[in-house]
């Protein structure tokens, strides 16, 4: 230079052919204990990389940009 693949919550990730965004760990809160862990209930956190485009509807589908991995050269 050319092809692939990947970006989604603080962290690792899910999301089955488009139709209201989840889970696990983390936080912060009730509750339990004499206290502390475990553990049960609850809540809080997301312009789904960025931009334009199809469509009634986009995380998902075209395109193009960043960023990071692979491969060929």
């Nucleotide at each position: 230079g050319c092809u692939u693949c990947u970006a989604u919550a603080g962290c690792u990730c899910a999301g089955u052919u488009g139709g209201u965004a989840g889970a696990g760990c983390g936080u912060g809160g009730c509750u339990u204990u004499a206290g502390u862990a475990a553990g049960g209930c609850c809540a809080a956190g997301g312009u789904c990389a960025g931009g334009c485009g199809u469509u009634c509807a986009a995380a998902c589908c075209g395109c193009u940009u960043u960023a990071g991995a692979a491969g060929c050269a």